[in-house]
RNA sequence: AGAGUUUGAUCCUGGCUCAGGACGAACGCUGGCGGCGUGCUUAACACAUGCAAGUCGAACGGUGAAAGCGGAGCUUGCUCCGCUGGAUCAGUGGCGAACGGGUGAGUAACACGUGGGCAACCUGCCCUUCACUUCGGGAUAACUCCGGGAAACCGGGGCUAAUACCGAAUACGACCUUUGCAGGCAUCUGCGAAGGUGGAAAGUUUUUCGGUGAAGGAUGGGCCCGCGGCCUAUCAGCUUGUUGGUGAGGUAGUGGCUCACCAAGGCGACGACGGGUAGCCGGCCUGAGAGGGCGACCGGCCACACUGGGACUGAGACACGGCCCAGACUCCUACGGGAGGCAGCAGUGGGGAAUAUUGCGCAAUGGGCGAAAGCCUGACGCAGCAACGCCGCGUGCGGGAUGACGGCCUUCGGGUUGUAAACCGCUUUCAGCAGGGAAGAAGCCGCAAGGUGACGGUACCUGCAGAAGAAGCACCGGCUAACUACGUGCCAGCAGCCGCGGUAAUGCGUAGGGUGCAAGCGUUGUCCGGAUUUAUUGGGCGUAAAGAGCUCGUAGGCGGUUUGUCACGUCGGGUGUGAAAAUCCGGGGCUUAACCCCGGACCUGCAUCCGAUACGGGCAGACUUGAGUGUGGUAGGGGAGACUGGAAUUCCUGGUGUAGCGGUGAAAUGCGCAGAUAUCAGGAGGAACACCGAUGGCGAAGGCAGGUCUCUGGGCCACAACUGACGCUGAGGAGCGAAAGCGUGGGGAGCAAACAGGAUUAGAUACCCUGGUAGUCCACGCCGUAAACGGUGGGCGCUAGGUGUGGGGAACAUUCCACGUUCUCCGUGCCGCAGCUAACGCAUUAAGCGCCCCGCCUGGGGAGUACGGCCGCAAGGCUAAAACUCAAAGGAAUUGACGGGGGCCCGCACAAGCGGCGGAGCAUGCGGCUUAAUUCGAUGCAACGCGAGAACCUUACCUGGGUUUGACAUAUGGGGAAAACUGGCAGAGAUGUCAGGUCCGCAAGGGCCCCAUACAGGUGGUGCAUGGCUGUCGUCAGCUCGUGUCGUGAGAUGUUGGGUUAAGUCCGUGAACGAGCGCAACCCUUGUCCUAUGUUGUAUAUUUCAUAGGAGACUGCCCUGACAAACAGGGAGGAAGGUAAGGAUGACGUCAAAUCAGCAUGGCCCUUAUACCCUGGGCUACACAGGUGCUACAAUGGCCGAUACAGAGGGUUGCAAUAGAGUAAUCUGGAGCUAAUCCUUAAAAUCGGUCCAAGUUCGGAUUGGGGGCUGCAACUCGCCCCCAUGAAGUCGGAAUCGCUAGUAACCGCGUAUCAGCAAUGACGCGGUGAAUAUGUUCCUGAGGCUUGUACUCACCGCCCGUCAAGUGAUGAGAGAUGGGGGCACCCGAAAUUCCGUUACUCUUCGGAGGCGGACCUAAGGUGAAACCAUUGAUUGGCACUAAGUCGUAACAAGGUAACC
Repeated sequence: AGAGUUUGAUCCUGGCUCAGGACGAACGCUGGCGGCGUGCUUAACACAUGCAAGUCGAACGGUGAAAGCGGAGCUUGCUCCGCUGGAUCAGUGGCGAACGGGUGAGUAACACGUGGGCAACCUGCCCUUCACUUCGGGAUAACUCCGGGAAACCGGGGCUAAUACCGAAUACGACCUUUGCAGGCAUCUGCGAAGGUGGAAAGUUUUUCGGUGAAGGAUGGGCCCGCGGCCUAUCAGCUUGUUGGUGAGGUAGUGGCUCACCAAGGCGACGACGGGUAGCCGGCCUGAGAGGGCGACCGGCCACACUGGGACUGAGACACGGCCCAGACUCCUACGGGAGGCAGCAGUGGGGAAUAUUGCGCAAUGGGCGAAAGCCUGACGCAGCAACGCCGCGUGCGGGAUGACGGCCUUCGGGUUGUAAACCGCUUUCAGCAGGGAAGAAGCCGCAAGGUGACGGUACCUGCAGAAGAAGCACCGGCUAACUACGUGCCAGCAGCCGCGGUAAUGCGUAGGGUGCAAGCGUUGUCCGGAUUUAUUGGGCGUAAAGAGCUCGUAGGCGGUUUGUCACGUCGGGUGUGAAAAUCCGGGGCUUAACCCCGGACCUGCAUCCGAUACGGGCAGACUUGAGUGUGGUAGGGGAGACUGGAAUUCCUGGUGUAGCGGUGAAAUGCGCAGAUAUCAGGAGGAACACCGAUGGCGAAGGCAGGUCUCUGGGCCACAACUGACGCUGAGGAGCGAAAGCGUGGGGAGCAAACAGGAUUAGAUACCCUGGUAGUCCACGCCGUAAACGGUGGGCGCUAGGUGUGGGGAACAUUCCACGUUCUCCGUGCCGCAGCUAACGCAUUAAGCGCCCCGCCUGGGGAGUACGGCCGCAAGGCUAAAACUCAAAGGAAUUGACGGGGGCCCGCACAAGCGGCGGAGCAUGCGGCUUAAUUCGAUGCAACGCGAGAACCUUACCUGGGUUUGACAUAUGGGGAAAACUGGCAGAGAUGUCAGGUCCGCAAGGGCCCCAUACAGGUGGUGCAUGGCUGUCGUCAGCUCGUGUCGUGAGAUGUUGGGUUAAGUCCGUGAACGAGCGCAACCCUUGUCCUAUGUUGUAUAUUUCAUAGGAGACUGCCCUGACAAACAGGGAGGAAGGUAAGGAUGACGUCAAAUCAGCAUGGCCCUUAUACCCUGGGCUACACAGGUGCUACAAUGGCCGAUACAGAGGGUUGCAAUAGAGUAAUCUGGAGCUAAUCCUUAAAAUCGGUCCAAGUUCGGAUUGGGGGCUGCAACUCGCCCCCAUGAAGUCGGAAUCGCUAGUAACCGCGUAUCAGCAAUGACGCGGUGAAUAUGUUCCUGAGGCUUGUACUCACCGCCCGUCAAGUGAUGAGAGAUGGGGGCACCCGAAAUUCCGUUACUCUUCGGAGGCGGACCUAAGGUGAAACCAUUGAUUGGCACUAAGUCGUAACAAGGUAACC
C1' cells in the first nucleotide's frame, strides 16, 4: 500500500466482498509446563446454609470465673466460708455502623466532564492558638416480683449508677437591636462602642487521655453558573407554581423550595415540548491523522439496594446487612399472629451460546473501636477451577545414502515422502525422584534474650536416571503462500466474493504431497480500518444518484474605498488548573518477556493577567466605482379591457343541375332520385388569425401573433445632476404557474377522449375509415403538476479570437440627408484556442479560473409506495420510510452483429429467354410403419442415385449351432513329433472322428503343434476429449502485421474518401510508411505459328497426326472521354483483344458442421463375451409422405430400309477379329494384341418408304410362357434374349430448379467398381447446336461506407404485463389482548407540619405524651381519550422461484417513433 466482482473488450460512476488489528467472548478439533492478568455481557430473576460491623470495664450499675491468701469441716485430698482478684456476660452510655464491598435498574439531568463563584453555606474524628472546666437536681434500663402470648415479644409493681438527662452561675472576639470609621462587588464586608440571650463531666494518677466556648487550618460535603458530549421534525408549538414581584414560612444555606396576594409573563426552528435509547468520565480498540466505535477489569463521580412512599437518629443518611406504612412474593403458626429481603463473599435453582471454590489467613496493606494489649474485617493477601487473554520455555542436538521398507504418483525410465527413519555419538531445559530452602518483617510485646508467614516445604539451589513423558489445527481455483491420484457424476456436497459439481473436478469426499500458524488452530459474532462509500482534512449535481417550474422576499450567511477608536475574534508571552493510573521516551527489578517500580514528556483544553492591532468585527466620520434616482431617447406577438376585419369550414334558404358522392392499401359503414356531390347568390354562427415569419422580438418562468383605442409592467442606450453601500443570496413564507381535470353559468362552427358502426386480423376492446358526446371557447372560482429541458440555481470579477443577426450610441466620410466604414454598450446564434471533462462535449451566453449564498445526491429493486401529518369539492398533490430481495443497476465511448434504417456495388439474384421438376409408370435413396432383424452413420441451404456395385462373402444386424490364450501379434517357461496334405464316416456347416502321410539345417537355430502365464480381440460408448481428412460461406475480396501517429483506454489510422477494376486491381490524394496471407501471374489442357524428330501414324506427296522445344497478347499502336493518371468506349492488325476459353489452386476465420464405422488415438466399458467360427435369414418388407432421376404422353414424331462423320478410354485370370450355329441373348472356335501396331458397330443427322391424330404402328409398366450368361448357389434376391400381354399417361395446381456460347437443349460413346448385376447412378468423351439480357424497382445471397441499438450465445437476440403454482416479508382490516404515560373523580396508609383538646399518664408545673381533626400523598378503584406493541376472518400490492398459459408492449423507423 491494495485486490476481486457489471462488459465481447474499454474508461468512468457505483455498490458488494476480501486481505489487518481488537475482544470479559462462545463453538469445533486438539492439548506438555510456568509466570502475570481476567472470568454472569443474559433474569436489577428467585434464593437454602454459613460468614461479610463491631468495639470500649481506662464512662456506669450489676454478674462475678481462674488463681492467691486466711479460716472451718477435716484422711495426704476434697468440700465450705471470708478477703483479694478480676476473666466473662446482657444492659445503660460513647464512638463506629453514612466508610469499606456490590450493581448499573433508573437518569438526556448541573447526572457527568471542564473552568469558575458562594459577600448565600456546613464540616464528627485531626492540627494550631486563646480562654474555661463552678455549683446542684430528679429519673431510668439492667436486676427482682407478678402477668399475657404457640412464638415474636409485651405489660405492670419495686430498687439503682454514670462521661445518660435536667437546672443555675460566670464568659468573650457568638447572635439580635442602635450607632461610628474604613473598604468593596448591588444585596454588603471588616474594625469599634452601648443594651439583651446561651455552656462544662469525670477516670487513672508517673506522664497523660478527656470536656466546653471562640478563631484559624486541613479534610469532606452542599448550592449556583459558563461551556461540552445521543437519535428522532412522520414530535411544532410547550407552560399555571408556570415567569417575575412583595411578604411570610422553611433550610446549614440562596432560591416558587413552599404558601398568600399582585402582574402576565417564560421557553422555542441556535429545535422548546414529546418519543426512543443510554449511567458519565479518566480511558480502551481502531485509524497516518481528523475521526469512528466502546465505557469489562483499574481509578474518579453519580444513582440504586424486593417494588413504591416516608421520616427518625446523627457532624454526616432520607441509610444494602436501621425504623414506619402500602404492595407482590416466600417462610413459621396453636389461625389469634409473626418473620424475611445475597445488585456483600462463597454457594443453589432458573435463564442462557456462555462465565469459577459453600477454600486458607488476618502474616502483609488498609479500615472500625480501644490508652494499650487486643478484638473485628468474604476489604484485602493468597490458594483452587478455566488455553479466556498476554508473555516465556519445551517436545531434542550432531552425524548418517543402498537415497532402505512402506505409502503415493508415474511417460514404467523413474520421481517423491527424504537425512526423514533405522544406525552411531552427544546433551538433560521442562516434567519425575531425592536433599537443602528463602526474601516478603516492619511494627508491636518484652529489662533483655527472644517471639510473630496464610501463601509454603512454594520460589530458588544441588544431585540422579534416561531421548526418555510432551503436536496439533486450518488451508492448497483466483483474491492468497501451497498439486497430484482415486471416488462421485448439477447427485452428494462446497462457497467470504467471483463461482465449482451434468464421466477425465488442482474448487465436492478420501489419500499422498505441499503451505501457513503452532499449545494452539479454525469458525461464528461484534467494532474500527481498508471506505476519499457522508468527503473539516477530503466528494459531487449537462448525459452516471443529484439544480427546487419561476419570481419576490423574512430570519440567517456573506459584503466596496478611506480615517480614527475599542481590543470581541486573531497572534505572542506569563500564571493557575488539566488527579493518579494509562500512552510515549529514558532508567531500574523479577534468569528473559509479559508484569512491576522511578523520572521526564504528553494531557492538543479551560480560566486569568500582560502585550500586539495587520486582517475580520463593534462604534464614530468621510468617499463614489457597487446599487438606486433623475433627464432625454428607443425597440418589442410583455400584460389587462373594450371595439372591429377578411379568408376558410359547417349549417340554413333560394337558383342551376343529375347520379352518384365520400373514403381507402383495397373496401365497407355513411350521404344521395324526398335531388346529394358540384356550382351561383343570400343569410346565420362559432373558433382560429394564411402571406409578413426569421437560427427574429418580448417576458422571471409558464408563455405571447389579424387590426384599432384606453390603462399598465419591465428592458436597453446616452448624459453624469442627485442619494451615499442603501448590496448579493435567501431556510421558512408569499405570489405566478402549460395541458388535462373539477364547480357554477353561458357558448358550441371545426376538431375530438368515451361510445357506435365498417374494415384489418388467428384475435383487434388498436393502428385505417364513417359518425360522435364530454372537452376544446367565455366569465368567475379551484387544482399546482409536466421530458415545467439549455435535462446546466442566482450574483460578481477574470481568461485568445472569428463570423452572422436584433436594439441603441459615437466618430470618420458626405455641403446636408441617406447609404457606407470603424469603434462601443446590451441581447441572440454558429465556429473555435487555452483550460476542463470518464468520454461525449463545453469553451466571454463556460461545463474554464475564483469568491458568496441557497437547493439537492450517497448501489439497484421494494417506492416517490405504505403509515402519519398538511392541502384539495374530488381527482389527487406535498412531505416520506421499513421489512424483504439482488450483485449488480448505470454513464460515455469501442469492436462486431442485426434492422420490416439510408445510400453505393456485384452475382443466372431478379428481369428477358430456353428446357425442366411438381401430375403418370418405373428406378433409386430417405422418413414413417412393420419385423426375430429390417445393422450403423449422414438431417435446411451444406442429409435424402450420400458413406456403398448387399444372392453367399461383404455384414457390422437377427435366429440357431459351436470355441475360450482365442480367427490375428509378441514374449517367457514347459511339453510334443507332428502339422499341412489326401481319403472315408457323422453333421446344415463350423467341427468331430478314423486311416494314410511326412519338416529344413553340419551346428546354433528356424518352422509347426499342445499346456500355462503375460496378453489378444471389440464396426462397444464418447466427433461435446482428439489427430488427420472433408463440407459450407466462397474463387466471395477480403484477413492481418511491423514501425510511426492519434486516443487515459478498448481501439483507430493504414484498409477511409475521389475515380477505376472481375478483384484491398490500379491511379492520384491522404499521418502514414512498408510488409505478409489472399486477388492476379507463374502450372496443366485447348486454340495459331515456327523448329526438331517420324515409331506402330500416312498407299504416295503436301497436309493431318504424335512427341519435344519455342514464338505469340503487352491496352503494345491510333482516335475519343475526363485536370492528370489508372481506366473506359471505338478501331487497325492478328489464330486469338482487353482475365482468349477451361482446369488445378480455396486467405484469416465461421458452423463444439461431418466422420471414433476408412485410418490413427486418450479416458471409459466387455473378457466362457459387447471377442471368435459357422448355417440360414435380414439390410431388397410396404396403408403412406416427400427428394433425385429414367421413360413417356407423340408427326420437329414412331416404325422399316439405305447410308455418313468422332473423341476419350480399356484390355493377358484380359480384350477378342474373320468364320460357323441360333429369331435373339448367346454359343463353338480362336487369328491378333502386354497395345499410335490387335480388339472395341457411334447415335442423333441425311435419303427413301409407311403411319394420319387415335390411348394410336404413341407409351411401354405389369403379368404369363420359353430361353441365355455369371457364379458352390439366382427361392427370398441378379442381368440379358424371344414370344405373348399392353397399365397409367393426351404436357401436369400452388409452388419450384438449371442455364449467358460451343453454353442450354438433343444425341450417342467410354471408364471405375465388378464373377455377375439391379448403372436410368457417378466420372469423362465427342456429335448437332440455339434463344435472350431494355436493365437493377423488387425477391435472394455477398461486399464495403454510414446510421440506430436495451443485441455480443450476437434478431432463431433481448424483453413486458395479466393469469396459474409455491415460499417469504409487509400494508389495510370488524375487532381482540397487553403495556408505559397523562387527565378527571372516588377512597386514602405511614409520616412531616398545623389546629383543637374534656377524659387518661408523667411533670422540674413551663409542659410532654395521648386523643381527635385539617392540608398533602404512596398504593388501590372508576371513567373518557391519546400513544406503542402483539394478534385477526378477509383483502391489497411486493419480492423470489431451469424448462406452465395468453399475447408482443419496449430495444432497429421494433414494424402506429418513443417518452413525460

This is a predicted structure of a 1460-nucleotide RNA (small-subunit ribosomal RNA) from an uncultured bacterium.
The RNAcentral record of the sequence draws on ENA, Greengenes and SILVA.